């Protein structure tokens, strides 16, 4: 230097909920609060999975397509702190 475990060290996010606000909705921001995470850091036209229907078209209706908008704490790409032996 390089490899490597998550033991030990510095530390890191923030689940459900409240509130407050955006938004048709999924859901996002913010504060508050920790369920939990060795990437719960980034990446949604690299790629699979999910979820939401204001509009638009078919439909008497239920409902369907299509397209739009969403989820990274769903898999996954890609990037990185520390250093027992």
């Nucleotide at each position: 230097a390089a490899u490597u475990a998550c033991a030990u060290a510095a530390g890191g996010c923030a689940a459900a909920c409240u509130u407050a606000u955006u938004g048709a909705a999924a859901a996002g921001u913010a504060a508050g609060g920790a369920c939990g995470c060795a990437a719960a850091g980034c990446u949604a036209u690299a790629g699979g999975g999910u979820c939401u229907u204001a509009c638009c078209u078919c439909g008497a209706a239920a409902g369907a397509g299509a397209a739009a908008g969403g989820c990274a704490g769903c898999c996954a790409g890609u990037u990185g702190c520390c250093g027992a032996a």
The RNA shown here (c-di-GMP-I riboswitch aptamer) has 85 nucleotides and comes from bacterium C-53. The coordinates come from a structure-prediction model, not an experiment, and the mean pLDDT is 80. The model forms 95% of the base pairs in the Rfam consensus. Rfam family: c-di-GMP-I riboswitch aptamer. Its family is annotated with cyclic-di-GMP binding in the Gene Ontology. RNAcentral holds the sequence, with entries from Rfam.